Context: one part of a larger RNA
Formats: sequence, structure tokens, C1' cells
RNA sequence: CUGAUGUUAGGGAAUUCGGCAAAUUGGUGGCGUAAGUUAUCGAUAAGCCAUGUCUGCGUAUGGGAUAUGCAGAUGUCACUAACCAGGGAACGACAACUGUUUAACAAAAACACAACUCACCGCAAAGCCGAAAGGCCAAGCACAGUGGGUGACGCCUGCUCACCGCCAGUACGCGAAAGCCCUUUUCAAGGGGAAGAAGCGCUGGCAAAGAGCGGGGGUAACUCUGACCCUCUUGAGGUAGCGUAAUACCUCGUCACUUAAUAGGUGACUUGCAUGAAGGGCGUAAUGAUCGUUCCACUGUCCCAACAUUAGAUCCG
Repeated sequence: CUGAUGUUAGGGAAUUCGGCAAAUUGGUGGCGUAAGUUAUCGAUAAGCCAUGUCUGCGUAUGGGAUAUGCAGAUGUCACUAACCAGGGAACGACAACUGUUUAACAAAAACACAACUCACCGCAAAGCCGAAAGGCCAAGCACAGUGGGUGACGCCUGCUCACCGCCAGUACGCGAAAGCCCUUUUCAAGGGGAAGAAGCGCUGGCAAAGAGCGGGGGUAACUCUGACCCUCUUGAGGUAGCGUAAUACCUCGUCACUUAAUAGGUGACUUGCAUGAAGGGCGUAAUGAUCGUUCCACUGUCCCAACAUUAGAUCCG
């Protein structure tokens, strides 16, 4: 000097991106326990008290084990005396939850999930594997199976079918080869014609199908704003909600709270560069080795280092 471990006066997060690491708490019994809530939970919430050993005597039981009670004695700084053994609280984001995952840099807000919804499917089914035979689904039969999406629960899920796609219809138009009819005096090649499938055109439907969801001008007796009016335009012009957001460029938006001081956090406002309704919208108790902020307790993280134990490096012999 390095690794591992331990102790530390006073202060107590001043350290740091960040309490990372460490410390605190810890068992059992009794008392007590908030907001919120899906009434289950939250909850070991929080918080407070007790705890050893010895002696005597009970209660419960048929008797033990075990549990529990009364009276006294006694030692320590300390009685779950070692080991073992939850720190707690508040607010927010996301995901309902238990679960799953990048074997060896990612455990998560990603995947799954119950639930909701759409499409296909009547069984020799749909879907899948296989040139086929055959097989899976399934020794199943629509309360079944397959495929796609959303993702508990609560309140909801607006407008648009012009484009793309799918479904249905269609008097009519377009519409290939083969076949049919006609034909260049015969044969062949060739030429012409009628009829005409799917499909397309055409007519409708469907958005929890792929998708999309405007601009300008004026207006109220202070000002501002604009319920209202005019106009261009679209297939329809973004509804309810939420909103500076895991989404906001300007941006450290503005105000309030939090701090001595805040580019952080929370609550509001909100003209949203470029939110928005199953690529779901907004809430939500419980849950989370998730992420952000704060407080209490606690501490060698730090002020500011010191010492000890142990294993090495190094030096001397």
C1' cells in the first nucleotide's frame, strides 16, 4: 500500500447522479392501529409495554404434552443478552394481480394472464404438417375448435366507407385459352363472329378491419375573451376524457407548495411543435428485488480520519 472484517468521540447525508454501501429494525406475548378500499384487505400499518433465573401454589386435560395464572426471591449496563431474526411513513408514474423472459452485461413499464371483442368453422369442418398415403387439432362437435387484437375491475369507447381491404349484390359494360359458327375455289396455317368463367367496372355494407378525424375573417357598453355570425373547404373535420405528460420543440412554460437556495417532485392552468378513445381513453384498492420525489429513524457516505484482526504486496535479515 491492497483485499476481507470489526470498532469509533462530536456532528448526522454536509457524501453522491442517487442514502450506493453500511447502519437501524428484528423473536414471542399483550395493548393498539390511519387514509383509502373491489369490504377481502390495507396490517406485523404506525405506536406502546413486557421478556432472565430460582422457590411455592394453582387452572384447563382421564393423565401427559402444551397453554395459562398467582405469590415471593434473586443477578447483570444489558434477559428473543450468542447465532437466528421486517427499518418505517407520505406523494406520484407504469403494469390490475400470482406468474414468464434476453443460460453468461437488460427481470422491466417488456411477455403472459383471467376478461372483452372481431373473423372463420356443421365435421370428409376451419386451421396446420405432408408431392402422397396419412397425421395433429380430437377418440373433440359451436357452452366446441382455429386465427387476429385489447388486456382484472369501474365509467366509457365519439365522427368518417373518399383511399386500402373484406363481405354481399348486380338488368348492364369490359373480359383468356379451349370448344362452337362463318370463311379466303379444295387442304393447312391464317382471318372474322357469337356466346362467355373468375376478376374488374357498377351498387351497397363493414372501422374492437388497414386507416383518417381543417383553414380564414368579424363580433358583448373599459380591456380581454368570444356563447354568436360570415366564408372557403372535406369522406369526416378530434367528441368524452386527459394534458408542459414514459407524449411539449419553444421549456428551467406560468402560478402555488416543498428548500436557506430546486433545471427535481407534487397540485393547478393549458392555445396539445406532434394527446385522445380495444395500435384502447380516463380512474382504480391490493400487488411490485420496477421508476421519480419527500420526511422520520439510523448510521465512517461524508466533515476527517484513526485504530484493531486477518490474508497478501513491499522492505530488512
A computed fold for a 317-nucleotide part of an RNA from a soil metagenome, annotated as large-subunit ribosomal RNA, domain IV.
The coordinates come from a structure-prediction model, not an experiment, and the mean pLDDT is 86.